Annotation: This is a predicted structure of a 357-nucleotide part of an RNA (large-subunit ribosomal RNA, domain IV) from a Bacillota bacterium. The prediction has a mean pLDDT of 91. RNAcentral holds the full RNA, with entries from ENA.
Context: one part of a larger RNA
């Protein structure tokens, strides 16, 4: 000095990012228990108190339930009976340690907020959690050789199921709600028009010559049929245009300027823009930049933290809003208790290091 582990005077969080760690609570039985609630819960809330032995005592009482006894439908029956055996409070009285749940093992606890209802689920080896599930709500798809899904198939799941079923999406118990916007994108639905392929279609041009024409001739001009090559018109779906519907579909939900008999605001008015211009509710929030906003409340003292307020940089309603009793190795703030966390540091047991050997 190190690891582990035991004791510490006052103090008792002053330690620290933070009471991390340690202490401290801790059985049982009685008494007793608040807000707030979804009436179950909250509760082991909180809080008190008791507790070995001995006698009163074979104790109140309960259990079990022989032998006798009776009755009868005669049976492993019913009924009276109460013998042993067993558990046993409570309440007195006496006793005795430093202590009697006498050791070990055995909850610390309460206020207030934030996330999530809840019990699970999870990053096998840094996260357990406000993430994921999750009953419940909704929307959309699917009539059954379903829809979806593996697979080239063939076949399989789906299901030996049928729309109270099945598959996706999205929100997440319960309570009270969930406004506007369909101009874009998406979906669904419509088919009048407009575009639009393959295909059908075959004008028109061309290319080959049999055969004329021209040239003394190498040649060169026309050119019908066939054979080939190209191909306008016109006829061709479905997407697209186009029409509508549809936000618990992707999404989106203003600006500027004026005005009230102090002042300040602005209920009210102009105005320019949009598809509409954030409803209710919340609200420096797990979001608020400025910012340690302002008030108020706890502290002697409080960038955190509760209650407010509303200038919401850049909350807001199923990527839901707001609220909720319960629940939680969550996660902030305070307070009881209690400690070696600290003031402060000592001292002791065990190991281990390190020094001789």
């Nucleotide at each position: 000095c190190c690891c582990u582990c035991g004791c510490u005077a006052a103090g008792g969080a002053a330690c620290u990012c933070g009471g991390c760690a340690a202490a401290a609570u801790g059985a049982c039985c009685c008494c007793g228990u608040a807000a707030c609630u979804u009436c179950g819960g909250g509760a082991g809330a909180a809080g008190g108190g008791g507790u070995g032995c001995c006698c009163c005592g074979u104790u109140a009482g309960g259990g079990u339930g022989a032998a006798g006894g009776u009755c009868c439908u005669g049976g492993c029956g019913g009924c009276c009976g109460g013998a042993g055996c067993c558990c046993g409070a409570g309440g007195g009285g006496g006793u005795u340690g430093c202590a009697g749940a006498g050791a070990g093992c055995a909850g610390g606890c309460c206020c207030a907020g934030g996330c999530g209802a809840c019990u699970g689920u999870u990053u096998a080896c840094c996260a357990a959690a406000a993430a994921c599930a999750c009953a419940g709500g909704u929307c959309c798809c699917u009539g059954c050789g379903a829809a979806a899904g593996c697979g080239c198939a063939a076949g399989c799941u789906g299901a030996g199921g049928u729309a109270u079923a099945g598959g996706g999406g999205c929100u997440g118990a319960c309570g009270c709600c969930u406004g506007c916007c369909c101009g874009g994108u998406g979906c669904u639905g419509g088919a009048a028009g407009g575009u639009u392929a393959a295909g059908g279609g075959g004008a028109c041009g061309c290319g080959u010559u049999a055969g004329g024409g021209g040239g003394c001739g190498a040649c060169u001009c026309c050119g019908a049929a066939g054979c080939g090559c190209c191909g306008a018109a016109c006829c061709g779906a479905a997407g697209c245009c186009c029409c509508a519907g549809u936000a618990a579909a992707c999404g989106g939900c203003g600006g500027c300027c004026g005005u009230a008999a102090c002042u300040a605001u602005a209920a009210c008015g102009g105005u320019c823009c949009u598809a509409a211009g954030g409803u209710a509710g919340c609200g420096a929030a797990a979001u608020u930049c400025c910012u340690u906003g302002u008030c108020g409340g706890g502290u002697a003292a409080g960038u955190u933290c509760c209650g407010a307020c509303c200038c919401g940089c850049a909350c807001g309603a199923a990527a839901g809003g707001c609220g909720u009793a319960a629940c939680g190795a969550c996660u902030u703030g305070g307070g009881c208790g209690c400690u070696g966390u600290c003031u402060c540091a000592g001292c002791g047991a065990g190991g281990g290091g390190c020094u001789c050997g």